RNA sequence: AGAGUUUGAUCCUGGCUCAGGAUGAACGCUGGCUGUGUGCUUAAUGCAUGCAUGUCGAACGAAGUACUUGUACUUAGUGGCAAAUGGGUGAGUAACACGUACCUAACCUGCCAUAUGGUUUGGGAUAACUGAAGGAAACUUUAGCUAAUACCGGAUAUGUUAAAUUACGCAUGUAAUUUUAAUAAAAGAAGCGUUUGCUUUGCCAUAUGAUGGGGGUGCGUUACAUUAGGUUGUUGGUAGGGUAAAGGCCUACCAAGCCGAUGAUGUAUAGCGGGGCUGAGAAGCUGAUCCGCCACACUAGGACUGAGAUACGGCCUAGACUUCUACGGAAGGCAGCAGCAGGGAAUUUUCCACAAUGAGCGAAAGCUUGAUGGAGCGACACAGCGUGUAGGAUGAAGGUUUUAGGAUUGUAAACUACUGUGGUAAGGGAAGAAUUGCUAAAGGAGGAAAUGCCUUUAGUUUGACGGUACCUUACUAGAAAGCACCGGCAAACUAUGUGCCAGCAGCCGCGGUAAUACAUAGGGUGCAAGCGUUAUCCGGAAUUAUUGGGCGUAAAGCGUUCGUAGGUGGUGUAUUAAGUCUAGAGUUAAAGCCUGAAGCUCAACUUCAGUUCGCUUUGGAUACUAAUAUACUAGAGUCAUAAAGAGGUUAGUGGAACUCCAUGUGAAGCGGUGGAAUGCGUAGAUAUAUGGAAGAACACCAAUGGCGAAGGCAACUAACUGGUUGUGCACUGACACUGAGGGACGAAAGCGUGGGGAGCAAACAGGAUUAGAUACCCUGGUAGUCCACGCUGUAAACGAUGCUUGUUAGCUGGUGGUAAGAAUCACUAGCGCAGUUAACACAUUAAACAAGCCGCCUGAGUAGUAUGCUCGCAAGAGUGAAACUUAAAGGAAUUGACGGGGACCCGCACAAGCGGUGGAGCAUGUGGUUUAAUUCGAAGCUACACGCAGAACCUUACCCACUCUUGACAUCCUUGGCAAAGCUAUAGAGAUAUAGUGGAGGUUAACCAAGAGACAGGUGGUGCAUGGCUGUCGUCAGCUCGUGUCGUGAGAUGUUAGGUUAAGUCCUGUAACGAGCGCAACCCUCAUUCUUAGUUACUAACAUUUAGUUGAGCACUCUAAGAAGACCGCCGGGGUAACCCGGAGGAAGGUGAGGAUGACGUCAGGUCAUCAUGCCUCUUACGAGUGGGGCUACACACGUGCUACAAUGACAAGUACAAAGAGAAGCAAUACGGCAACGUGGAGCAAACCUGAAAAACUUGUCUCAGUUCGGAUUGAAGUCUGCAAUUUGACUUCAUGAAGUCGGAAUCGCUAGUAAUCGUAGGUCAGACAUACUACGGUGAAUACGUUCUCGGGUCUUGUACACACCGCCCGUCACGCCAUGGGAGUUGGUAAUACCCAAAGUCGGUUGAUUAACUUCGGAAAUCGCUGCCUAAGGUAGGACUGAUGACUGGGGCGAAGUCGUAACAAGGUAUCUUUACGAGAACGUGUGGCUGGAUCACCUCCUUA
Repeated sequence: AGAGUUUGAUCCUGGCUCAGGAUGAACGCUGGCUGUGUGCUUAAUGCAUGCAUGUCGAACGAAGUACUUGUACUUAGUGGCAAAUGGGUGAGUAACACGUACCUAACCUGCCAUAUGGUUUGGGAUAACUGAAGGAAACUUUAGCUAAUACCGGAUAUGUUAAAUUACGCAUGUAAUUUUAAUAAAAGAAGCGUUUGCUUUGCCAUAUGAUGGGGGUGCGUUACAUUAGGUUGUUGGUAGGGUAAAGGCCUACCAAGCCGAUGAUGUAUAGCGGGGCUGAGAAGCUGAUCCGCCACACUAGGACUGAGAUACGGCCUAGACUUCUACGGAAGGCAGCAGCAGGGAAUUUUCCACAAUGAGCGAAAGCUUGAUGGAGCGACACAGCGUGUAGGAUGAAGGUUUUAGGAUUGUAAACUACUGUGGUAAGGGAAGAAUUGCUAAAGGAGGAAAUGCCUUUAGUUUGACGGUACCUUACUAGAAAGCACCGGCAAACUAUGUGCCAGCAGCCGCGGUAAUACAUAGGGUGCAAGCGUUAUCCGGAAUUAUUGGGCGUAAAGCGUUCGUAGGUGGUGUAUUAAGUCUAGAGUUAAAGCCUGAAGCUCAACUUCAGUUCGCUUUGGAUACUAAUAUACUAGAGUCAUAAAGAGGUUAGUGGAACUCCAUGUGAAGCGGUGGAAUGCGUAGAUAUAUGGAAGAACACCAAUGGCGAAGGCAACUAACUGGUUGUGCACUGACACUGAGGGACGAAAGCGUGGGGAGCAAACAGGAUUAGAUACCCUGGUAGUCCACGCUGUAAACGAUGCUUGUUAGCUGGUGGUAAGAAUCACUAGCGCAGUUAACACAUUAAACAAGCCGCCUGAGUAGUAUGCUCGCAAGAGUGAAACUUAAAGGAAUUGACGGGGACCCGCACAAGCGGUGGAGCAUGUGGUUUAAUUCGAAGCUACACGCAGAACCUUACCCACUCUUGACAUCCUUGGCAAAGCUAUAGAGAUAUAGUGGAGGUUAACCAAGAGACAGGUGGUGCAUGGCUGUCGUCAGCUCGUGUCGUGAGAUGUUAGGUUAAGUCCUGUAACGAGCGCAACCCUCAUUCUUAGUUACUAACAUUUAGUUGAGCACUCUAAGAAGACCGCCGGGGUAACCCGGAGGAAGGUGAGGAUGACGUCAGGUCAUCAUGCCUCUUACGAGUGGGGCUACACACGUGCUACAAUGACAAGUACAAAGAGAAGCAAUACGGCAACGUGGAGCAAACCUGAAAAACUUGUCUCAGUUCGGAUUGAAGUCUGCAAUUUGACUUCAUGAAGUCGGAAUCGCUAGUAAUCGUAGGUCAGACAUACUACGGUGAAUACGUUCUCGGGUCUUGUACACACCGCCCGUCACGCCAUGGGAGUUGGUAAUACCCAAAGUCGGUUGAUUAACUUCGGAAAUCGCUGCCUAAGGUAGGACUGAUGACUGGGGCGAAGUCGUAACAAGGUAUCUUUACGAGAACGUGUGGCUGGAUCACCUCCUUA
């Protein structure tokens, strides 16, 4: 300090998540030791048992015990002090409760300290105790005796009250002095001395201090405004009461105030602080342990005692609960320490000791102390230590893995040598202890003396922890390592299992047969007596932004304006000193944090010292802000003068058009659309002419022109009226800016009342379209649109840009002024620099740089919804959530892809032509069906005469049957044989089995047989695990790279532009310059010529023959080697050039024709059945052999072909002309036989030699338009050939038979020249052949192309996009089903706080005519207690409301779910551009009307800019 996650990629916005630290924690696995801390966060739920507050005999009487018989001890009771501290908890409390700083001249303070004075004189009781009585008990009643430091009276007074004087202060007042009235005590206790007593202590009064408290004030202290008004003792006054004390604290009377948007009141939540955690800090969260304060003590109320309580271990009353009970009554309060139950994820021992530190009492010893000190339990936290150290390679064994070699675990282990923290045993052994007291002694002050007081020394005595810490000695590597993780973030990888299952997951996401992500193992990484998980807090998060964010398009500027409070505010001078700055003082408790030291072996821990926000206060400074005073003119306003304008309101006037009415003319249609129809029209429409009526809107001018705050404003005239601008610089003198609440205005639609109604037109009706059409289109048509007066208050009310002010380059237009001119002012547009911006873009009219004020935003959805409130006649508007769901949603730009977007270009793509397919029959392939099997694959183009260049057996993979099991095939081992194979016979369908037979060759070998296992074998699966090969886009012109440059970046540039080309072919231009794979060329064939060579080819001349037959020849043809030739080279024209057009020559002319050649890539295209291959799978079978069958089936459908339908023909006869290729298990001539297929026979030929060989064409004849002399299917009969075999199932021949078919619907295919069409020939495969197929070959040989509007495909540029699996995309809503949370809901049932009334305990205060009474008495009483009673009042009751929780038949929408249903609303011009306010309508998305926006594509025009 950042990282992951939105995208194909990028930048940004923005949320979610992670890495860190922390905890009073819990859970899982594991667990050696020590120290220090810490331990009911939940039920302020209920509690058994024990303990937690006593002490004093030096206050008092009495009883008892012991004996030393006058002493000691114990204690129930009276009395004193304490019990208000300590300890616990956080329910309540949003408050002077707490914190901080002040005030108290408005107060109190036991014990303590100091000082002064006093401590006098009397009295009557009472508990204990004794007796009697009641009660179950708790306890109570009665009679009698007694004491006090218990109680009561008198005396004494520097205090208190009142008045006066003086002094002082801070208003009330304070201090001193004088006078007047009331008010106190225990002759106590102890010690000493012995006496006139002294000392100590207690008590009383006063004053002061200290300590502790009471009261008041400023400031600070949670959320909600969907809590906006609250308050009647309320606010103040006067008088009184009350209190320690001010005060409505209480009462009576008077006044009507007081609080509140700077948030009153209400509701919810909460103890507050020092501090703790986190953070760089600012801050955020928190309030365990320790310390301070507050509050509480079963719930509620109340007082008493007391210095202090409205009292945790006191009292009274009411209530709930629990316990006892003899039913009459009693008792209780762990939020003290332990402990129990319960709750809960969860929190300890019914321990030891008062030794230390404190507390209470006491003169003291001492007693008490669950405060405290300690121990115990818990890895709960922090800190420390250990689980060994050194050597040790054969790199052991075992494990894991493997490419089978090895690698790794790993110096790790074993083994050797050491050490002893720890452990065990033994021994020693602290500090914490200081005192007090006692014994002895010394000194000092005072005193007549003694006790006593003050100080000191010596001795003695005291340890729960604990025989603990620590030390010494001996022995032993011995007791002592786990947990999480290993896809990225984030350090660490392999194997096996599993197979979208089981499971994982903090986020992204893994898992569908090769999972580094699940589970296990090996290995590794991290931390370590712990490690992980969960929960919570801070951080990261600048993700609430003071430090430190934003608002054109991401969330976000109110529709506009006026203006209140508030905030901010021009220039000069003077004064003040509130802010501000500066110096000092007080406080900021301790602990903690930080810094520096010190003590425990270190550390944690502890101790010491230092530092410290803030607040208050005193003095000083005066630049700035503020306040006051005064002045100025630059802001603002006024005045004068001039100007422009659809600014507003009212009244009047005008012409064009539409419609309607009347009349004339006129005659059949009009209207409307993509095309139609509904509609109108012979009762005369439309059209046309004249006249009239009515309403609404104002063409041209007209313009990124004008005006207005915005909405908005447009014929002309008049009246009234608002604002703006220029100039003058005359006047005022900061009067300004913004603006929460508030007021006003505010398009369209809509609402109310009354008018008006021509056109248009929601709804509605009809006609079309359509699968449907509640739409788009058409014909009609009502509200409405118009006017007046009211309401509504919203819009994409937009520049999606709040208002004001200043500063910061320019250039070019437009509108309105001033000016003689240069020029300048105001407004309005475009471009553009700096700068800004995520980018797009903005750019003096800012989205730049600054200042002031206001409004608004904080992931998406739910949702602008629910609820509450306000407004409205209603529609609705304003304000405005949550539960729940989710990891994204979003902005800008990039590259692609796509568009029923655009531009350009190409292609047998269309067009122009020729011939086909689709109809028939047959062949062939496929689907389907059938079957025991009809083996398998291929599936739009890119499957379907495809794999198959050839299924009768074989092939063959399929089916049936019969057989074999180391196997039909390969390698290895052992043993045996001399052969094996073949042939013959028998059985069998055959494989096979049995029997027989002979000969040659071989001799480490080979072969055969038998045996055992390693293994063989699989056309079994996966082409979505693969290699290789291949199809397609496409022979389309594209696809990329290096360096440079531009951009934050993805990327762009290059590769775009203007031309040109078949071509990213080339040229020019150019921030690009070059290069690569493609194109082209190089290769092959064909076309011309030449050279060489002439046999089997050829034959011009010569000779010869039936015949190039032979001689001869190499000229020609031809063959096959080499070479030449064509390059826009030449000429003309155009062009910068590339290049194009035309021409000549030439065999060939602009790539001469054809072939081979297929860029980066796409389709998870095809193939595991050519082959190879991973993994899975079968192993007496999914392997192997054999026979037979099947792949050839047949209601049907489709593809590809052949043959035809005929006269451009058929048939018959005659006669010509090729190329290429094949041939020995072959081609086969001549000849003979057969009608023929073919047979017999065999010349020649391993081929330019021999052999198989053309057809169409041409000539002649017949047929004469017909189901024919067309067509040949089908069927019958007879044959031929191949082959082991022709039945399923071959081809061919002959004779006979003679089907459909007369040119083919929608639709669709091929082809641009030696092409289409047509004609035959050959070859491969092959015994034969179902070949009409395929691959080649030549013969004859056309037509047409105007052209690119349209169809299809492709390329380039551009544009839009919500697509990127890329339009076969994305995506909206209803409906149906399941689940979840939530609103409404007749109600039902709780809670809380108030209000009114009723009843009213205990109790204070008050009243009292009742009763009782020891102290005092002047004897009359006073006073007190009890009783009765008044006010107040807890609990309780009644009533109507308020707020709030739970639940509720039914119901509303929402969210999420697997692949459901209906449509297709949106994204491209999304096929009717979208969106929006509003209204109406409709299954649904939605449609339509009105007004508005561009966040609309395309085309045209205008304006503006740039360059010339």